[in-house]
A computed fold for a 78-nucleotide RNA from Dyella tabacisoli, annotated as SAH (S-adenosyl-L-homocysteine) riboswitch aptamer. The organism belongs to Dyella, within Bacteria. Its mean pLDDT, the model's own confidence on a scale to 100, is 77. The RNAcentral record of the sequence draws on Rfam. Of the family's consensus pairs, 100% are formed in the model.
């Protein structure tokens, strides 16, 4: 850095649909379903890759995520 799996980013609802996925249908392609945690952060894990690594203490602590509506948190103004 890669894959998988757990957890975490306050809560519930509505509408669109891109990519991924399933179905038709393949000539071209397109059509129909589904669908807005597909993201970033942490723990476990697995197999390569890198190269300085690793350990104790103490103190912090995310950032995002189409269009609404509802609550809930905080803030600040009346």
């Nucleotide at each position: 850095g890669g894959a998988g799996u757990c957890g975490a980013g306050g809560g519930g609802u509505g509408c669109u649909g891109c990519g991924a996925c399933g179905g038709a249908c393949c000539a071209g392609a397109u059509c129909c379903g589904c669908c807005a945690c597909g993201c970033u952060c942490g723990g476990c894990u697995c197999a390569c890759g890198a190269c300085g690594c690793u350990a104790u203490c103490a103190g912090g602590c995310a950032a995002g995520g189409g269009c609404g509506c509802c609550c809930c948190u905080c803030a600040a103004c009346a």